[in-house]
Predicted 3D model of an 83-nucleotide RNA (transfer RNA) from a Bacillota bacterium. Its Rfam family is "tRNA". Its family is annotated with triplet codon-amino acid adaptor activity in the Gene Ontology. From the family's description: Transfer RNA (tRNA) molecules are approximately 80 nucleotides in length. The source organism's lineage runs through Bacteria, Bacillati and Bacillota. Its mean pLDDT, the model's own confidence on a scale to 100, is 82.

RNA sequence: GGAGGGAUUCCCGAGCUGGCCAAAGGGGGCAGACUGUAAAUCUGCUGGCGAUGCCUUCGGAGGUUCGAAUCCUCCUCCCUCCA
Numbered sequence: 001g002g003a004g005g006g007a008u009u010c011c012c013g014a015g016c017u018g019g020c021c022a023a024a025g026g027g028g029g030c031a032g033a034c035u036g037u038a039a040a041u042c043u044g045c046u047g048g049c050g051a052u053g054c055c056u057u058c059g060g061a062g063g064u065u066c067g068a069a070u071c072c073u074c075c076u077c078c079c080u081c082c083a
Base pairs, nucleotide, nucleotide: 001082002081003080004079005078006077007076010027011026012025019066028046029045030044031043032042033041047055048054049053059075060074061073062072063071
């Protein structure tokens, strides 16, 4: 230099044929149940707030659209292959 893949919530990791998404599942954390205690197991919660709702968020910045993690453009970083 050329080709391809990837970046998602505290961590890992699905979702990426546009709407049913604050976004599966696991870990971790917090609370509770159980237990003599602990571990294990089970249940609930786990972005924020004025909370049957609202706001913000999927690497960064723009764009398309009524609506974007998802489509388009540019950029940053990581990985693989080729040269």